A computed fold for a 291-nucleotide RNA from a Methylophilaceae bacterium, annotated as Bacterial RNase P class A. It matches the Rfam family "Bacterial RNase P class A". By type it is a ribozyme. NCBI's taxonomy places the organism under Bacteria, Pseudomonadati, Pseudomonadota, Betaproteobacteria, Methylophilaceae. Model confidence (mean pLDDT): 76 of 100.
[in-house]
This record gives sequence, structure tokens and C1' cells, in this order.
RNA sequence: GAAGCUGGCCAGACAGUCGCCGCCUGUGCAAACAGGGGGAGGAAAGUCCGGGCUCCGCAGAGCAGGAUGACGGCUAACGGCCGUACGCCGCGAGGCGAGGAAUAGGGCCACAGAGACGAGCGUAUUAAGUUACGGUGAAACGCGGUAACCUCCAUCCGGAGCAAGACCAAAUAGGCUGGCAUUGGCGUGGCUCGCGCUGCCAGCGGGUAGGUUGCUUGAGCCUGCGGGCAACCGCAGGCCUAGAGGAAUGACUGUCCACGACAGAACCCGGCUUAUCGGCCAGCUUCUUUA
Repeated sequence: GAAGCUGGCCAGACAGUCGCCGCCUGUGCAAACAGGGGGAGGAAAGUCCGGGCUCCGCAGAGCAGGAUGACGGCUAACGGCCGUACGCCGCGAGGCGAGGAAUAGGGCCACAGAGACGAGCGUAUUAAGUUACGGUGAAACGCGGUAACCUCCAUCCGGAGCAAGACCAAAUAGGCUGGCAUUGGCGUGGCUCGCGCUGCCAGCGGGUAGGUUGCUUGAGCCUGCGGGCAACCGCAGGCCUAGAGGAAUGACUGUCCACGACAGAACCCGGCUUAUCGGCCAGCUUCUUUA
């Protein structure tokens, strides 16, 4: 210098103007105004796994169904991650792997081959299916192979989900209780009594609209030290980093450059997978050149 491997990071920059959604402070009875500060991502995505949280008879057992499957570890948990062994690929750095049981049972075994799972068949041989051999094929005359076919074994899984759930609570209608009126009206085949419905007022409870909450301080992030090969764990110090709800995070202007990809939070978190213009850093591999 070229071609690669692994891991990590960034995701146009700066300035100005006008807006939008929360927060804090001040003024104000309030409405609002002023000032300050915050406002999408590495995947916010797919909703594919795992958990937190909430409610449902606290969820015990069994059946069905589903998932996983070397060994050891990490973790709140996992189908995730780390380490080791093994197999395959690569010159290599490395990458990929669906891995328990075939003596519980069933199914299947392409092509070739006379015959493919259960014994038969061919040739030779023998008293005798008695013995030997059998082109092919992964497997052939046998205690084969296949579980990435059913199955068996071991382990795990209760269900529904923030439209979960909790609180406050109109109007109208209906319910219950009490009081008043029972002088009324209707029904009870005609009449009387009685009973039921109907009226007014007050209270109670359920529930709808609506409002509040759940809502973002959390298995959090950064730095340092220590333990561990690593995943990860412990200690100390520092930080607060969107919280809407028909749903904010935008628009315009100027300058510059390498001309800017995929893409937009909706209860939260750990993963996996998928999409992605480009650029940077670290470690390592192979080849070449020069000293």
C1' cells in the first nucleotide's frame, strides 16, 4: 500500500425569525403574560421471544396445546448472551450449526440394484434354511439409517392486557329508602273494601358523558476502581435525559461542506430480526513493496 475479519461510535453543521407540547420561577382572582430550561431512534419498525406492572376465584393437580434440547456459566427472565468441546466452510483473522432417545412403538429409506427393512432371492454346498458368497448402494441377507416424520424423555409455560386498572362525577331515564298527597286518574268483568300502577319533595347507591390518574426515577445513564478469559457482577462519585392524548417535537431564511440514508415515541424494560447515503475509531488476518 491492497484486500479482508471482528467490535464500537456518528447519523449534515452553525446562526436568526415565527410557531407547537410538557416543566420551573415571577405577576395575576382567573384567563393569560414574561423569563428560563427540556422535547424521537439506532432501529422509535416487525410485534417474533422474555420479564416488570395491572386485573381476573392467588392460578394447586391433571388433560390438551405450545416451546426448548451438547456441557458449564450470566441474567429479573429468555428460544437471548458468554466460554468450552464437536461438525462444516475459509490460506487466515474468523463465520455458521435445528446437537437428548433408534433395545418403547409406528412410519419412511430417492437413484442404482433381482431384492430396501422382513425376510425372502440367486449361485455353490449340506443329512438338514446346513454353511459360504452375492455385481448395486449411505445401508444387503444384521441387533442398518432417519426423530429437520409421528413419537418417547427432561425442563418451562394459568388467562387477558395501559382500550390493563384506580379515583372524582353531570344531564336524562330507571332502581332503593323516607316523607307528603291520597280529595284525583287507570286496572282488578258491575259495586264496596282492599291491592297494584300513576304524582310531588328529599336522600342513597350503581352507571354513561366528561375529568383526573396510571405516565415515566428506571433490572436507568456516565466516569473511576475492583473481581471474572468473557457474558456479567460489586463499590464510590456524578447526572435527570419527551410524556402527548385526534395525539407536540415543525416551518422559513442565510452561510458552509464530503450535499445528508432508513425512518416518527404512545405503560416500561432485556433481546432477536428486518431497513439504512455515507463517515470515523480500535484490535486482528492475508498478500505485496521499501528499509